Context: one part of a larger RNA
Formats: sequence, C1' cells, structure tokens
RNA sequence: GAACGAACGCUGGCGGCGUGGAUAAGACAUGCAAGUCGAACGGGAGUUUGCUGGUAGUAAUAUUAGUGAACUCGAGUGGCGAAAGGGUGUGUAAUAUGUAGCUAUUUACCUCGAAGUGGGGGAUAUCUCCGAGAAAUCGGAGUUAAUACCGCAUGUGACUGUAAGGUCAAAGCUGGGGAUCGUAAGACUUGGUGCUUUGAGAUGAGGCUGCGGCCUAUCAGGUUGUUGGCGGGGUAAUGGCCCACCAAGCCUAAGACGGGUAGCUGGUCUGAGAGGACGACCAGCCACACUGGAACUGAGAUACGGUCCAGACACCUAUGGGUGGCAGUAGUCGAGGAUUUUUCUCAAUGGGGGAAACCCUGAAGGAGCGACGCCGCGCGAGGGAUGAAGGUCUUUGGAUUGUAAACCUCUGUCAUCUGGGAACAAUGUGAUCUACCUAACACGUGGAUUAUUGAUAGUACCGGAAGAGGAAGCAGUGGUUAAUUCUGUGCCAGCAGUUGCGGUAAUACAGAGACUGCAAGCGUUGUUC
Repeated sequence: GAACGAACGCUGGCGGCGUGGAUAAGACAUGCAAGUCGAACGGGAGUUUGCUGGUAGUAAUAUUAGUGAACUCGAGUGGCGAAAGGGUGUGUAAUAUGUAGCUAUUUACCUCGAAGUGGGGGAUAUCUCCGAGAAAUCGGAGUUAAUACCGCAUGUGACUGUAAGGUCAAAGCUGGGGAUCGUAAGACUUGGUGCUUUGAGAUGAGGCUGCGGCCUAUCAGGUUGUUGGCGGGGUAAUGGCCCACCAAGCCUAAGACGGGUAGCUGGUCUGAGAGGACGACCAGCCACACUGGAACUGAGAUACGGUCCAGACACCUAUGGGUGGCAGUAGUCGAGGAUUUUUCUCAAUGGGGGAAACCCUGAAGGAGCGACGCCGCGCGAGGGAUGAAGGUCUUUGGAUUGUAAACCUCUGUCAUCUGGGAACAAUGUGAUCUACCUAACACGUGGAUUAUUGAUAGUACCGGAAGAGGAAGCAGUGGUUAAUUCUGUGCCAGCAGUUGCGGUAAUACAGAGACUGCAAGCGUUGUUC
C1' cells in the first nucleotide's frame, strides 16, 4: 500500500447492488418448512336438483320420508412423491476431492420401437358391536371394495442351458356416438390414459486404475484376511467383500506405520511475476442430521422433519407407562469482541401430485433490519471589501480567519407534499371461428381472435408545488509524513507504530486559533499478502 463474512470509538443525508452466527456439531418455547390424486376404491357427511308419497295452505309454496343424479369431501385402502429441494462442516490425510482413463453393472418418471392386456379366486382397512388404558395407543368378533393381494392361461420377448427343455407377465379408468342387437345394463364403434414383457436412448448412480496437492523421524519398522492362488458364498456388478483349503508373501528412508491439523475443488486476496495466504457469499463433489449401532421399504436411503435397539438430556403422567430431536425458516436462552423479521406471496422461475382445473412448496421471488462492503448523488451556485463584528496572533503599526459571512441574483438533484403510473404475463380457463381425426357438425388435439390472472406496489418512473430551506464529520500537524502559533504544565500529568518527546521559553503532553488529509464517513485494533 492492498484486502476483510470483521469488531470497537466518534459521527451519520439519500439511493442502487451485494452481504450478515466465523464462537457452543451448545440447549431449544411457538408457528410454518411434503404433500397430492374422487379420471384407482368402498364410502360417512354436506350442498343443489329431478321423481313418487305424506302433512300445512284456496294456491303459489314450505316441510318430511323414499329413490335417482350432479358437485364437494373428513377419515381409510391404493398410487406417486417424501432419497429432490433446504442446512451444516463434526468426521475424514483417503472408501474424500481434482484430473485423465476404464466397465464386470444398475437406472422410477421421460423419449423412440416391438408384442400383449384372456379367464378366475380368497382376503382386509374404513364401518358396526364388545373390551383394555390416565394418555400414547391396542385387542377380539362380524361385514365390504379396488389399478391392493394370489393362482390359471398365453410367451412376441427375457433369463438359463451345448441342445432338448425349464422358468417369468398384466388392471383397469375415462370422453363421445349414427346404424344394428338387447326389456335394460350394455354389446358395438371411435378417442384418451394407464398396466405387463422387452430392445435402444437420455439422465442419475455404483465400481476400478494412474497422477497431483499439509506438518512431523523428539514416530523406523509395520501387516496375519495380512499378500497372492484355487473353489465357493454374496452383490445390480468386479474384488479377501466374506468363507474353506494352499503358498509366504505385501508396504517401507522416493518416509511405510504412528501422531498432529484439515472437508476437497472451481476459485478469493496479495504480488511485476514466481510465489505466499485463504476456501465467507455463488457453483460442483463429499460427509453428517441429539450420541452410537442396525436393518426395513423402495428404481434409488443404510433415510434431517421414517422404523428398531442402546445411551445422555428434556417434557407429560393417574407412577402402570409414554413423548421429543431447529447443522430447514423465523425466533429464544447461552457463550462471545461480534452477525438480522417469530414479515408478504406462490404473480414469476423451479419442484411434487393430478387428465385438467387446481393444491402444496420458509425452494424461490420480494419486503424489513444493520454505513457491514462496493458504487453513485447530495449537503447549493454566481456576485459580493466598510476586507464588518467576534476569535487568534502581534514588534500594537497591523496580520490572519476571509469572499468566508452579512447582503443581492438564481437553481431545485436528494429529502418533503401532491397528481399520474409501469415492464416483469407466458400459460391456463371461458366464449367465438377454424384445421386434423372420425361413420359423425360429438369427444379429443392444434391454431386464430377476445375476456381474465401481479406478492413486490400505488413501488420504479414521469409531471407539478414550496423553499437554501432538512443534510459534515473524523483523524492528524518534531522527523518518517501533507500540515504551526499561543497559553497551561514542568522527567509531573501525559504521548508513543518507530526514532523518541516532557527536568520553566515543549511546532512531540493538555486546551485554543490556524492549517493538512480523507469525507458519510474517519480513525483504532485484529488477520493475510
């Protein structure tokens, strides 16, 4: 000199863009952060409505019972999602990461292709009844549905086998409709979407190898599933990954083994570079989710807001027993020099579910707080000498503050008041028209026109009004280092990065005037180069 996720002191006008728990991976009150689908299923309840019967009324109508339809839907079965997104950096010196290769593997949803989707069965939740318990929750009996579950058939195909052969599937739901059949349901026909087997792709994941990047020898020997082979087991898959047998190997002074420290990288800071230091924000990978261990489900987890076991801690309790996990977002306490609102919206982007409308989304988009940082703007401009008053110094003549002020003439950025007022909106849906499909002017798909959808926000921006009005400090002045005089003090009080100042004329302490530097900041401290 530059830099910072900074802190502290004094001061503080506005805006834009960023950024904000670095310490206790300490403990957490409360709310929210993962749901969705009725076009898979039975169905309770509600709303609207048609028909039939009763009651009241002259009637319109009201009400009630039964039955049908439409819409909505608590709880439940079922499907998909919950393995993403979000957080943190404990562990880890290599099962990590970066890079260059490799393959013995797998991949739900998605895209393209091939083939199929036949015929049956038995349950169970919800519900009803009974029971146990303070609660959490649980038990028994009975009834019922499915795209839940289980057989049979078929086998394009896949797996296995030299071959013969053997083994392995499925589920429906929904929109429309002219002729024909049928009492009707429907058959039939035509679309959509699912389901099953399988090939290829895409994407994601698993596995292997080489090389690279910390300190330590006051750590010199380490290793027995250890190193290799053969045969098996296991896995999606290779492999001592695991096991039986056999051999005695393997690593090491180019640092094994041990100890310490540490998430790694793209990058960031500095520097002319070489290098050095660091790894906040953003992006990729990894690891973790109160501590330790384990598996289940699943395409995918050894699963942050799942399960089980053990432990510590905390809470409820009827003392028998239960419940919990903010390193998600806000917020609280604690420790600390130190780090924000218990905010708005799903309008956009993205994600999950759904045919869709739509629902969910503390992801995200926004607003709020903090001069924490960077950048921009402002605090006025021009004129103005009786060089006013006051202050300071003085050789008492004057000098200086100083065109500075007053005063005159203007301007209106920002802030204030007032009027107008966005882009971000594309979709989707409704209506009309139209092309394709088709037996069809239905349905469905595509296109055009039109109406509608904004949290931010009455914000940005634009126009108008008034009036210089509301807006300057901090540090320094012996040398280094830009900038000096007086007074006080008297090796005292004090200053200080360094050299050093102070013992009666201190440009070095303290105050004042003047001056210098930077400026909504200025200094100090810490850390890095």
Predicted 3D model of a 529-nucleotide part of an RNA (small-subunit ribosomal RNA, 5' domain) from a metagenome. The coordinates come from a structure-prediction model, not an experiment, and the mean pLDDT is 83.